Molecule: Archaeal signal recognition particle RNA
Organism: Candidatus Altarchaeales archaeon
RNA sequence: UGGUGAACUAGGCCGGAGGGCUGGGCGUCCUCUGUAAUCCCAAACCGUCCUUAUGGGGAGGCCGAAGUCUGGGGGGCGAUUUAUCAACUAUGUGUUGGUCUAGGUCUUCGACAAUGAGUUCUCGUCUCACCGGGUCACAAUGGAUGUGAACCGGGUCAGGCCCUGACGGGAGCAGCCCUAAGCAUCCUGCGUGAUGCUGGUGAGGUGGCGGGAAUGAGAAGAGGACCUAGGUAGCCAGCAUGUGGUUGAUAUCUCCACCCCCAGACGCGUUCACCG
Repeated sequence: UGGUGAACUAGGCCGGAGGGCUGGGCGUCCUCUGUAAUCCCAAACCGUCCUUAUGGGGAGGCCGAAGUCUGGGGGGCGAUUUAUCAACUAUGUGUUGGUCUAGGUCUUCGACAAUGAGUUCUCGUCUCACCGGGUCACAAUGGAUGUGAACCGGGUCAGGCCCUGACGGGAGCAGCCCUAAGCAUCCUGCGUGAUGCUGGUGAGGUGGCGGGAAUGAGAAGAGGACCUAGGUAGCCAGCAUGUGGUUGAUAUCUCCACCCCCAGACGCGUUCACCG
C1' cells in the first nucleotide's frame, strides 16, 4: 500500500405520493401505491415545526462505511386539467300536435222495438190558488120533554078564619091544575173557525207514473274517426337548439408510487488478524 475476514463508530433504513387542513411544511383523516421491515402515547374548536419547516414525545430492530440527497432521461400504476366524439340523463327556449270547450258529419256495438221505437196531443196523478159540499168544534135562532113561583103570576080553593038569625056570602093558607122567568136533557144549525174528507175551475212543476188517441221504424247508452271554430295556465309527446351532469373512447396538461439508466453533492472513518 492492496486484498480477505471480523469487530466498532459516524451515518442510514424501518415507506412514498395526492387530496384535505394550514400563512406555509408535516401528522392524525380520506384516496392511490410499495417493502423482508417496527411498537407505544396524544392529536381536527387539533398535534408539531418555520423555507435549515418534509411531524412531536418515548422505545426498539436491521444495515453499517454503508448509504442518503439533488438534477436529467426512460418505463409505468394512479390522480388531475382541457378539448373532441358517442351514449344516457336533467333543465331552459322556440315550434308542431295532443289533452280542454262548442257545433257538425260518418261509423261500430247496442238493452229494447209492428205484442208498436221515437215524436205529438190529451186526461189523471203531484203542487199552488180560489169556490162548493161534507165532517168536527163553538154556536145565533126556533122547537120538544121534564122541572119550575112561601110572599111581590093565574085558576080552583078542603080545613080553619071573618060576615049573617039562617040561607048564603067574603077574603084566602095548604094541596091540585095551568103558567112566566129560570134550570136540565134532547133536536135544529144562521154564523165563525178548523179540516190527513170530497167535488169543481184555473194556473204551474218535473218531464216521474198510469190511461187514451194520432203517426209509423227506429232507439236509451257506450266507443272510434274526421272537419270547423275557439282555448292553451298547466300537463304529455315529437322536432330543433342552448346549458349542465354522468359514463366510455381518443388526444392533451400537471404531478407521481414503483423499477431502470446517467451525472453531480456529502461521506467513504477506526481497530484487529491473515495474505500479497